Predicted 3D model of a 348-nucleotide part of an RNA (small-subunit ribosomal RNA, central domain) from an Acidobacteriaceae bacterium.
The sequence was found in a public genome assembly.
The prediction has a mean pLDDT of 88.
NCBI's taxonomy places the organism under Bacteria, Pseudomonadati, Acidobacteriota, Terriglobales, Acidobacteriaceae.
[in-house]
Context: one part of a larger RNA
RNA sequence: UUGGGCGUAAAGAGUAUGUAGGUGGUGUCGUAAGUUUGGUGUGAAAUCUCCCGGCUUAACCGGGAGGGUGCGCCGAAGACUGCGAUGCUGGAGUAUGGGAGAGGGAAUCGGAAUUCCUGGUGUAGCGGUGAAAUGCGUAGAUAUCAGGAGGAACACCUGUGGUGUAGACGGGUUCCUGGACCAUUACUGACACUGAGAUACGAAAGCGUGGGUAGCAAACAGGAUUAGAUACCCUGGUAGUCCACGCCCUAAACGAUGCACACUUGGUGUGAGCCAUUCAGUUGGUUUGUGCCGGAGCUAACGCGUUAAGUGUGCCGCCUGGGGAGUACGGUCGCAAGGCUGAAACUC
Numbered sequence: 001u002u003g004g005g006c007g008u009a010a011a012g013a014g015u016a017u018g019u020a021g022g023u024g025g026u027g028u029c030g031u032a033a034g035u036u037u038g039g040u041g042u043g044a045a046a047u048c049u050c051c052c053g054g055c056u057u058a059a060c061c062g063g064g065a066g067g068g069u070g071c072g073c074c075g076a077a078g079a080c081u082g083c084g085a086u087g088c089u090g091g092a093g094u095a096u097g098g099g100a101g102a103g104g105g106a107a108u109c110g111g112a113a114u115u116c117c118u119g120g121u122g123u124a125g126c127g128g129u130g131a132a133a134u135g136c137g138u139a140g141a142u143a144u145c146a147g148g149a150g151g152a153a154c155a156c157c158u159g160u161g162g163u164g165u166a167g168a169c170g171g172g173u174u175c176c177u178g179g180a181c182c183a184u185u186a187c188u189g190a191c192a193c194u195g196a197g198a199u200a201c202g203a204a205a206g207c208g209u210g211g212g213u214a215g216c217a218a219a220c221a222g223g224a225u226u227a228g229a230u231a232c233c234c235u236g237g238u239a240g241u242c243c244a245c246g247c248c249c250u251a252a253a254c255g256a257u258g259c260a261c262a263c264u265u266g267g268u269g270u271g272a273g274c275c276a277u278u279c280a281g282u283u284g285g286u287u288u289g290u291g292c293c294g295g296a297g298c299u300a301a302c303g304c305g306u307u308a309a310g311u312g313u314g315c316c317g318c319c320u321g322g323g324g325a326g327u328a329c330g331g332u333c334g335c336a337a338g339g340c341u342g343a344a345a346c347u348c
């Protein structure tokens, strides 16, 4: 390589949009590139197979016949694929009417709590721990009442509930805005699926510039613990956490499960709609999400099981013993940190 695989053994790219490419519903007509088939030419010699012959035999050599994937040309066929034309509506999309939602962006408002400040009451402690101490407090703390400032986060509702492609999203109101779902089956008529490159988004931490800083808190300081304690515990505390703009581009970015479509027994919750029904959101049906349990089947087992890891098709990504190593070198991106790409020697 042919293969065999990718939930947990190596292996699904963090997610999406989409270029090239690959693949593609259904009817009719045409075409004949692929396809199938007939003929013909070519397919050198040697080699190969069979027969005959020559060296004493064999190897070897000579002669004859055969075979020869393939390729060119001329015909035939017209199922399938392709191409051209013309239709169809089941895929896909559009329109109209609905209800649901922490989907995104901006502005503004709110209450509880922590901290700080001012004032009142009040007096010797407070705080902290396994026990303590550092720390705070007679310059009046802690506690308590009133007022004020500021920042960050939004208790209850909250739900294996919802929304989003993923990351993620949770106080209220307003404005701007994306998507999904349901109903009607009116319109377009294959417009589709996937997607190498590419592009966009992408938690936290980190970086740049400028702001902000209540609480928390790497680093750091002190107190303890301990044989030591560069820790765990305690008292403090700066970056950071927050905002704006610009970078970074990684995660156990997980369902450790790529996307799309079709098919294949069931039971039971729950979200959103529609239809029928009922005194009743009562009950039944249906579509679409989201869970649990399980059948066949699959699986090394665990388990999965109509939300498949079952049965198939299309396309992409990835794996090929462990370590060395996600390292070195080179390239490329980045302000840097570093990211992406990614070996070998050697060793077991």
Base pairs, nucleotide, nucleotide: 003320004319005318006317007302008301012316014201015200016199017198021194022193023192025088026087027086028085029084030083031082033081034080035077036076037075038074039073040072041071042070048066049065050064051063052062053061054060091191092188093187094186095184096183097182098181103177104176105175106174107173108172109171110154115149116148117147118146119145120144121143125136126135162169163168206247207246208245209244210243211242215241216240220236221235222234223233258315259314260313261312262311263310266293267292268291269290270289271288272287273286274285275284276283297304298303321348322347323346330341331340332339333338